[in-house]
Context: one part of a larger RNA
Molecule: small-subunit ribosomal RNA, 5' domain
Organism: uncultured bacterium
């Protein structure tokens, strides 16, 4: 000198764009953050209207096949948060997989047949303070089960061809065995749309393996027993001590094993001419974690933040028998701390989930609020104005300086204030009509609707210099000097050092210098 997710002191006009718990991975009140659906059965109420009425009410229709609940499908493994752990089961980069998986989407071929028994909801009974649970009865499905059919699938046994990288791979082929399905909606009643099953491919996403690189300590020198390898069984989507039994005795290490400490890694960021050094907030990729520890279930995918089970700690409820909970999601609270924001608006856009669609959900996201926390831009007026007013300060009392500074004259109106107009972000999807078409599929054209921000940005008009400057420094380094007070006191100080009676170094004043809505200090890095 530069930089910062900064803090502190003094000060503070506006706008744009960013950024904002670095500490306790401490504990959390409250609300919201993951639902949705032409599969299925069942199905309210308030209210309104009508009728009857003993004026208490009863009943019917609409509300409405709506709400809420239940079975089922898909999603909940994404998105969002945090960095505790991890020095290699991670990350970066380059390869391998002839050792593998992949829901939805997409391409192509084939199929979608016949039956069955249950169960939730509901109802009845019971247990319990509650959470919830048990028993009897009824019912449906794209839920579940059985059968049929079936290959280019899978498995066993054959020989053939091509290829390769050792195990082998691919293709056609013979034979035996085995394995599937679900319907719904629409209308012009025959089709169509959306589904379902199977096989092959593509894409996407992943799993696993290998090479290289990745902090400090030798005042850590030896370490390991599933350890190293083999055989066999098991297990996995898959190779493998992944696991078990048996056999052998190996494996790593001074090119630093093991141990200990520290740490998420990277693209990047800061600095530097570079080499390098430091760093890993925001944004992007990967990893790990979700109160602590362990475990599996479901599923294409999890050993699952807002799922389950067990154990621990903690908090809450309890009728003491037993239960409930997990903000490192968004807000917010307490605590800790030098220190870090609103219990805001909206799904209008982008993206995601479900759905044929309308649409619903979305604290992702888009916006607004708070904070000079940062960067950038603008303003706090401009021109003229000397007999150089006054005040203040200095003074050898002549004067000098403050100083064109002010007053005064003329002008302008950015920003701010008031009034008026007023966007971009919106493209569509859906519907209707037309065209193309076998077609209601898809595509094209025309027409319509949709904005949280927001009456915001922007534009115009009006009044008026009006409403807007501070902070640090002035001994040398280092730009900028005098007076008074103080008297080794009070104090200053980054280093050298100032202060003990004329202090340009302390305090105040005048003057001056620097930067400027900031200025200084502290901390950290280069």
């Nucleotide at each position: 000198g530069g930089a910062c997710g900064a803090a502190c002191g003094c000060u503070g006009g506006c706008g744009g764009c960013g950024u904002g718990c670095u500490u306790a991975a401490c504990a959390c009140a409250u609300g919201c953050a993951a639902g949705u659906c032409a599969a299925g059965g069942a199905g309210a109420a308030a209210g309104u209207u009508g009728u009857u009425u003993u004026c208490g009410a009863a009943u019917a229709a609409c509300a409405a096949g709506u709400a809420a609940a239940c079975u089922g499908g898909c999603g909940c493994a994404c998105g969002g948060g945090u960095g505790a752990g991890u020095a290699a089961u991670a990350u970066a980069u380059a390869a391998g997989u002839a050792a593998c998986c992949u829901a939805c989407c997409u391409u192509u071929g084939g199929g979608u047949u016949u039956g069955g028994g249950a169960u939730a909801a509901c109802u009845c009974c019971g247990a319990g303070a509650a959470a919830u649970c048990g028993g009897g009865g009824c019912u449906a499905a794209u839920a579940c089960c059985a059968a049929a059919u079936a290959a280019u699938g899978c498995a066993g046994c054959g020989g053939c061809a091509u290829c390769g990288c050792a195990u082998g791979a691919u293709g056609a082929u013979g034979u035996u065995g085995u394995u599937a399905a679900a319907g719904u909606c629409a209308u012009u009643u025959a089709u169509g749309a959306c589904g379902c099953c199977u096989a092959a491919g593509a894409a996407u996403g992943g799993g696993c393996u290998u090479g290289u690189a990745u902090c400090u300590g030798a005042u850590u020198a030896g370490u390991u027993u599933g350890u190293u390898g083999g055989u066999a069984g098991g297990g996995u989507a898959a190779c493998g001590g992944c696991u078990u039994a048996c056999c052998a005795a190996a494996a790593c290490u001074a090119c630093g094993a093991u141990c200990a400490g520290u740490a998420g890694c990277u693209g990047g960021u800061c600095u530097g001419a570079g080499a390098g050094g430091a760093u890993g907030a925001u944004c992007a990729g990967c990893c790990a974690c979700a109160u602590u520890g362990g475990a599996a279930c479901u599923g294409a995918g999890a050993c699952a933040c807002g799922g389950u089970c067990c154990a621990g700690a903690c908090u809450c409820c309890u009728a003491c028998g037993g239960g409930a909970g997990g903000c490192a999601g968004c807000a917010g609270u307490g605590a800790g701390g030098a220190a870090u924001a609103u219990u805001g608006g909206g799904c209008a856009a982008u993206g995601g989930g479900c759905g044929a669609a309308a649409g619903c959900c979305u604290g992702a996201c888009c916006c607004a609020g708070c904070a000079a926390c940062g960067c950038c831009g603008c303003g706090u007026g401009g021109a003229g104005g000397a007999u150089g007013a006054a005040u203040g300060c200095c003074g050898u009392a002549a004067g000098g300086u403050u100083g064109u500074a002010a007053a005064c004259u003329c002008c302008u109106u950015u920003u701010g204030g008031a009034g008026g107009g007023g966007a971009c972000g919106a493209a569509a999807a859906a519907g209707u009509a037309g065209g193309u078409u076998c077609a209601u599929a898809g595509c094209c054209u025309a027409u319509a609707u949709u904005g949280a921000c927001u009456g915001u940005a922007c534009c115009c008009u009006c009044a008026g210099a009006a409403a807007a400057a501070g902070c640090c420094c002035c001994g040398g380094c280092u730009a900028a000097c005098u007076a008074c007070g103080u008297g080794c006191c009070a104090g200053c100080a980054g280093c050298c050092g100032c202060g003990g009676u004329a202090a340009u170094a302390c305090g105040u004043a005048g003057g001056g210098g620097g930067c400027a809505a900031g200025c200084g200090u502290u901390g950290u890095c280069c």